This is a predicted structure of a 330-nucleotide part of an RNA (large-subunit ribosomal RNA, domain IV) from Hemiarma marina.
The RNAcentral record of the full RNA draws on ENA.
It is recorded under the gene name rrn23.
Rfam family: Bacterial large subunit ribosomal RNA. Gene Ontology terms of the family: ribosome and structural constituent of ribosome.

Context: one part of a larger RNA
RNA sequence: CGAUUGAGAAGGAACUCGGCAAAAUACUCUCGUAUCUUCGGUAGAAGAGAGCUUGGGUGAACGAAAAGAGGUUCAGACAAGGGCAGAAAAGAGGGGAGGGCGACUGUUUACUAAAAACACAGGUCUCUGCAAACUCGGAAGAGGAGGUAAAGGGGCUGACGCCUGCCCGGUGCCUGAAAGAUAACUGAAAUUGUGCAAGCAAGGAAGGGAAGGACAGGUAAACGGCGGUCGUAACUCUAACGAUCCUAAGGUAGCGUAACCCACUGACCGAUAAUUACGGUCCGGCAUGAAUGGCGUAACGACUUUCCCACUGUCUCCUCAAUCGACUCA
Numbered sequence: 001c002g003a004u005u006g007a008g009a010a011g012g013a014a015c016u017c018g019g020c021a022a023a024a025u026a027c028u029c030u031c032g033u034a035u036c037u038u039c040g041g042u043a044g045a046a047g048a049g050a051g052c053u054u055g056g057g058u059g060a061a062c063g064a065a066a067a068g069a070g071g072u073u074c075a076g077a078c079a080a081g082g083g084c085a086g087a088a089a090a091g092a093g094g095g096g097a098g099g100g101c102g103a104c105u106g107u108u109u110a111c112u113a114a115a116a117a118c119a120c121a122g123g124u125c126u127c128u129g130c131a132a133a134c135u136c137g138g139a140a141g142a143g144g145a146g147g148u149a150a151a152g153g154g155g156c157u158g159a160c161g162c163c164u165g166c167c168c169g170g171u172g173c174c175u176g177a178a179a180g181a182u183a184a185c186u187g188a189a190a191u192u193g194u195g196c197a198a199g200c201a202a203g204g205a206a207g208g209g210a211a212g213g214a215c216a217g218g219u220a221a222a223c224g225g226c227g228g229u230c231g232u233a234a235c236u237c238u239a240a241c242g243a244u245c246c247u248a249a250g251g252u253a254g255c256g257u258a259a260c261c262c263a264c265u266g267a268c269c270g271a272u273a274a275u276u277a278c279g280g281u282c283c284g285g286c287a288u289g290a291a292u293g294g295c296g297u298a299a300c301g302a303c304u305u306u307c308c309c310a311c312u313g314u315c316u317c318c319u320c321a322a323u324c325g326a327c328u329c330a
Base pairs, nucleotide, nucleotide: 001325002324003323004322005321006320007319008318010316011315014314019311027051028050029049030048031047036041038159052081053080054079055078058075059074060073061072062071094309095308096307097306098305099304100303101301102300106118107117122157123156124155125154126153127152128151134143135142136141160296161295162294163293165226166225167224170223171222172219173218174217175216176215185208186207191202192201193200194199227245228244229243230242231241254288255285266282267281268280269279270278
C1' cells in the first nucleotide's frame, strides 16, 4: 500500500452525475392508521406500546356417554426479582410526498441493455361457406380441425373511464353486364414474283379478340394529409370581424417549453440562504394531437425523476483494530 471485516468525537449528504456504498429498519401481539379509490385496495400506510424469571385471582379451547377429579396448550389484571441488555444469538421491511412512462402478473438481447421495449385481457378493420382462408411440401400429403362465421387466419391498437374531428386529390384495396386501346390467336383484301394456264410463292390491310391497365364510383381503427397574405376595436396591445390567394381538406376535442421547444437557463408562482434540475400555471406548438390512438386514471414496477424524515466514515478529515496478501529478512 491492497483485499475482507470491525469501531469512531462533533457534524449529518456538506460527498457525488446520482445517498453509489454503508448505516438504519426488521419478529410476534395490542392499539392506531391519512389521501386517493375501479370500494377490492392503498395498508405491515404512517405512528405508538408490550415481550425475561417467579408467584398468581380469574378465564378460553381440548378432553369425557354423563358428572367429577386430574392433565395438555393458551390468555392473564396484579405483585415480586435479577441483568449492560428479555424479538438478549442467527435470521429478519427503512419510511413518506410529488411528477413521467407502461394499466396489471408475465416476456426479452444464453456472454455489456430487464426497460418506457415485447406480450397481455379488451377494442377495431379485413379475409375465409369448408377439398375454407392461410401455412409447410416437388408431389402425395399434413397442419388449420376430426373445428364450421359466437369459428379460423391476418393487420393495427393495447385494462378501465371520457372520447376518437375534417380530407378519397395521390397510393393501395373493393365494386362496376356499358364504352375505349390491346396480346397470343383469328382474319384474310390490295399488291408483287413466276408460269401459256391451272397454280405455286411472297405479302400481310380492315375486322374479331382476355385478364390487367385505362375509365366510373366507394373506402382513412387502409398508406397517408390536415395552409398563406393583408386590414380592422376611442391609450397601447390584441383581433371576435372583413378581404384575398391556394387546397383533397386546411388540425376539431384535448394536451402543451412536454421522453416532443431551436431560440431556452422562456415568463410567473412554489420549494432553497442560493436550484440550467423538480412541481404548478401561461403558451404562435422551430416541429403536439386523436386506435402510427388523444387526454385522464386507483392498483402495480429490481423502470425513471424531484423533495422530506430516519440513518450513517459518502463527506468535513481522517484515525484505530483484526485477518489475509504485498513488502523486508531467512